[in-house]
Context: one part of a larger RNA
Molecule: large-subunit ribosomal RNA, domain V
Organism: Halalkaliarchaeum desulfuricum
RNA sequence: CUGGAGACCCCCAAGGGGAAGCGAAGACCCUAUAGAGCUUUACUGCAGGCUGUCGCUGGGACGUGGUCGCUGAUGUGCAGGAUAGGUAGGAGCCGAGACACAGGUACGUGCGCCAGCACGUCACCGAGGCAAGCGUGAAAUACUACCCGUCAGUGACUGCGACCCUCACUCCGGGAGGAGAACACCGGUAGCCGGGCAGUUUGACUGGGGCGGUACGUGCUCGAAAAGAUAUCGAGCGCGCCCAAUGGUCACCUCAUCCGGGUCAGAGCCCCGGAGAAGAGCGCAAGAGCAGAAGGUGGCCUGACAGUGUCUUUCCUAACACGAGACGCUGACGCGAGAGCGUGGUUUAGCGAACGGUCCAGGGUCCUCAAUGGACCCGGGGUACGACAGAAAAGCUACCUUAGGGAUAACAGAGUCGUCACUCGCAAGAGCACAUAUCGACCGAGUGGCUUGCUACCUCGAUGUCGGUUCCCUCCAUCCUGCCCGUGCAGAAGCGGGCAAGGGUGAGGUUGUUCGCCUAUUAAAGGAGGUCGUGAGCUGGGUUUAGACCGUCGUGAGACAGGUCGGCUGCUAUCUAUUGGGGGUG
Numbered sequence: 001c002u003g004g005a006g007a008c009c010c011c012c013a014a015g016g017g018g019a020a021g022c023g024a025a026g027a028c029c030c031u032a033u034a035g036a037g038c039u040u041u042a043c044u045g046c047a048g049g050c051u052g053u054c055g056c057u058g059g060g061a062c063g064u065g066g067u068c069g070c071u072g073a074u075g076u077g078c079a080g081g082a083u084a085g086g087u088a089g090g091a092g093c094c095g096a097g098a099c100a101c102a103g104g105u106a107c108g109u110g111c112g113c114c115a116g117c118a119c120g121u122c123a124c125c126g127a128g129g130c131a132a133g134c135g136u137g138a139a140a141u142a143c144u145a146c147c148c149g150u151c152a153g154u155g156a157c158u159g160c161g162a163c164c165c166u167c168a169c170u171c172c173g174g175g176a177g178g179a180g181a182a183c184a185c186c187g188g189u190a191g192c193c194g195g196g197c198a199g200u201u202u203g204a205c206u207g208g209g210g211c212g213g214u215a216c217g218u219g220c221u222c223g224a225a226a227a228g229a230u231a232u233c234g235a236g237c238g239c240g241c242c243c244a245a246u247g248g249u250c251a252c253c254u255c256a257u258c259c260g261g262g263u264c265a266g267a268g269c270c271c272c273g274g275a276g277a278a279g280a281g282c283g284c285a286a287g288a289g290c291a292g293a294a295g296g297u298g299g300c301c302u303g304a305c306a307g308u309g310u311c312u313u314u315c316c317u318a319a320c321a322c323g324a325g326a327c328g329c330u331g332a333c334g335c336g337a338g339a340g341c342g343u344g345g346u347u348u349a350g351c352g353a354a355c356g357g358u359c360c361a362g363g364g365u366c367c368u369c370a371a372u373g374g375a376c377c378c379g380g381g382g383u384a385c386g387a388c389a390g391a392a393a394a395g396c397u398a399c400c401u402u403a404g405g406g407a408u409a410a411c412a413g414a415g416u417c418g419u420c421a422c423u424c425g426c427a428a429g430a431g432c433a434c435a436u437a438u439c440g441a442c443c444g445a446g447u448g449g450c451u452u453g454c455u456a457c458c459u460c461g462a463u464g465u466c467g468g469u470u471c472c473c474u475c476c477a478u479c480c481u482g483c484c485c486g487u488g489c490a491g492a493a494g495c496g497g498g499c500a501a502g503g504g505u506g507a508g509g510u511u512g513u514u515c516g517c518c519u520a521u522u523a524a525a526g527g528a529g530g531u532c533g534u535g536a537g538c539u540g541g542g543u544u545u546a547g548a549c550c551g552u553c554g555u556g557a558g559a560c561a562g563g564u565c566g567g568c569u570g571c572u573a574u575c576u577a578u579u580g581g582g583g584g585u586g
Base pairs, nucleotide, nucleotide: 007585008584009583010582011581012580013579014578017576018575019574021571022570029405030404031403032402034401035400036397037396038395039394042200043199044198045197046196048193049192050191051190052189053188054187055186058165059164060163062161063160064159065158066157067156068155069154070153071152072151073150074149075148085147086146087145088144089143092130093129094128101126103125104124105123106121107120108119109118110117111116169180170179171178172177203216204214205213212233217239218238219237220236221235222234240388241283242345243344247301248300249299250298251297252296253295255279257275258274259273260272261271262270281290282289284350286348287347288346305331306330307329308328309327310326311325312324313323333342334341335340356383358381359380360379362378363377364376365375366374367373412459413457414455415454416453418452420448421447422446423445424444425443429439430438466541467539468538469537471533472530473529474528475527476526479504480503481502482499483498484497485496486495487494507519508518509517510516547565548564549563550562551560552559553558
């Protein structure tokens, strides 16, 4: 001197790495004593329907029931003269006196338990016949009165059945008239049916929610950190009763177990003797307590009574109901000679407000002449809410909506690292002998942050979710290529190890796949990370809206990490970063 590259400032263009870019108070998930749509054998109702009954709505006769009245019959256990309905009175009653007739014979009818009873016909005879005594639970159908069961007839009221009529009423017809008809229609009332429709409900806790469970009332032990109190879906167990004796009192007794002895009798049944503070028993869980009894046995009883209080606890520490308990007073009792003890069970669990319905010879008011009657009030008993201080109560939503929540799940991140991957220590053993050429149990110590969990710390006024594709960077715990060591390395080919990340690590079939399996090559076809790199780069096969089908489940609406077909991918680049180009300074 020429060419190139670079720094700084400014400009042009590009593709989109970042601004957890912009867009929309997240649609997934949860919460709300928020909503809506739908379902049903959720709850409560309303339309509507059916049936009965009453009104509109009248007449007639037939059949068959009920109640009451009247008349007439009828009533058989055994014993007994014999077909005794019950009770009361009761010593007499009926008959010839012609509107006739007790009793007997004959005939007929009805009933019947075949014994007989009642009635009718004056056809015949005719003046007596029946009751008190014997037996029977009960004495006369001798007579009178009332009542009961059954049957027949009759009257009143009434129900039901089928039927006839015409005048309401209905229908057809312009009308005449016809058809139907007290039915139907309409109205009242009662019962039943009644998602057709409506209003609502459908709990809480919860290592997200759901499913499961109940830690939702209550007792004991531990946790609980030597006062008291003390949480978790902490650990171990219980209660929702039982008992008329398993209660009260008085008296007496002492257990479990072991040892010795004794006919059957043995390890073990019963008896005797000894040791024996509790190792038994006390209805039931555990704790506490109890032998001079709270345990065992027996006697007598009902204090497991009535009324009324105070206190404690429930509920440490403010208040709080039910419940539970302790201690009194009054009355009436039990046991005991008495002192005394007894307001259940040795003690800590064994429970429930109002409203409603039910029970009560508890009290009161009213009705009524009155009642042990009726209505109501108060009180008491029992009845249940166990989500246990107690609404009256089933589901679906992918057709969904709103308010919110990162107080709470799914993706990703973070923490952790059981699981996972890798390494190391020790070396039992295999390796023909020989732990360490190679393989390596049991046990132990770590590293990593790739898998799967756990946690719920950031994000729900949104950080776009699987796989592929494109393109780039990084790690090494190295698949190939390089250097080196050992070998159970002759060589070749291997096997194991050390250093090493410069470069490489491909293609195809199947599947949405990641992964995997398979095929032929290759020096080799390594692993991992970068918001499971990468959707303001692409794709959209899968998952994960609305449509639809199948299987299964569900009464149903609908549901299903079951299957199947279909189903939208927004953004004009401000800053920054990068790439390419230009100008300026020097």